The RNA shown here (transfer RNA) has 76 nucleotides and comes from Isosphaera sp.
[in-house]
RNA sequence: GAGGACGUAGCUCAGCUGGUAGAGCAGCGGACUUUUAAUCCGUAGGUCCGGGGUUCGAUCCCCCGCGUCCUCACCA
Numbered sequence: 001g002a003g004g005a006c007g008u009a010g011c012u013c014a015g016c017u018g019g020u021a022g023a024g025c026a027g028c029g030g031a032c033u034u035u036u037a038a039u040c041c042g043u044a045g046g047u048c049c050g051g052g053g054u055u056c057g058a059u060c061c062c063c064c065g066c067g068u069c070c071u072c073a074c075c076a
Stems, first nucleotide, its partner, number of pairs: 001072007010025004019056001027043005049065005
């Protein structure tokens, strides 16, 4: 340099055809109890990487960037 995949909650990841953003774990509060635990109930937590475009409406489609990973090429 060329091509491809990915970016969503603190972490790991879902999100069908564009139509109210979710789960598990972790956190916080409570119940129960054999007890630093386990189990159960409740609760909080998001500029969906950034900018622009299309659309009545964008996490989702298009364009330009940024970042991570993979393959190929080049240099040494």
Rfam family: tRNA. By type it is a transfer RNA. The prediction has a mean pLDDT of 80.